[in-house]
Molecule: transfer RNA
Organism: Gemmatirosa sp.
RNA sequence: GGGGGGUUAGCUCAAUUGGUAGAGCAAUUCGUUUGCAACGAAUAGGUUAGGGGUUCGAGUCCCCUACCCUCCA
Numbered sequence: 001g002g003g004g005g006g007u008u009a010g011c012u013c014a015a016u017u018g019g020u021a022g023a024g025c026a027a028u029u030c031g032u033u034u035g036c037a038a039c040g041a042a043u044a045g046g047u048u049a050g051g052g053g054u055u056c057g058a059g060u061c062c063c064c065u066a067c068c069c070u071c072c073a
């Protein structure tokens, strides 16, 4: 320098051909307990890496940029 893959909640990851962004764990609150743990219920938490484009509508399609992994040289 070139090819491929990846970036979504604090963490690990989903999201079926473009159609309301979710789960588990963690956090907070409540119940049960003398208390803790465990269990149950609820709540909060996201510029989907950044920017632009296409579209009625983009995490998803296209372009540019940044970073990580990998292959070739």
Stems, first nucleotide, its partner, number of pairs: 001072007010025004019056001027043005049065005